Background
c-di-GMP-I riboswitch aptamer from Ornithinibacillus halophilus, 85 nucleotides, folded computationally.
[in-house]
RNA sequence: CGUACGAAAGGGCAAAUUCACUGAAAGGUGAAGACGCAAAACUUUAGGGGCUAAUGUUGAAAAACGAUGCCAGCCAGUUACCGAA
Numbered sequence: 001c002g003u004a005c006g007a008a009a010g011g012g013c014a015a016a017u018u019c020a021c022u023g024a025a026a027g028g029u030g031a032a033g034a035c036g037c038a039a040a041a042c043u044u045u046a047g048g049g050g051c052u053a054a055u056g057u058u059g060a061a062a063a064a065c066g067a068u069g070c071c072a073g074c075c076a077g078u079u080a081c082c083g084a085a
Base pairs, nucleotide, nucleotide: 005083006082012037013036017032018031019030020029021028022027035073041078042077043076047075048074049071050070051069056065057064058063
């Protein structure tokens, strides 16, 4: 120095919930709030998986199909602070 690993230190992010806004919905944004996280940083026609189903299609109806919408704090790809054993 690098890889693996994860003690310490410095810190970081921020679940549920509430309020406001936004969206057809899933969800997202901001404030409060911390369940937790060593990548809970970034990335969705690199990949898998999941959620919603508006316009639309089928149907007598109920419904079903269906992303171009959404989730990376589901797996994943990429990158990375510190430095004990």
Of the family's consensus pairs, 95% are formed in the model.
It matches the Rfam family "c-di-GMP-I riboswitch aptamer". Rfam's curators write: GEMM was predicted in a large-scale screen for bacterial structured RNA regulatory elements.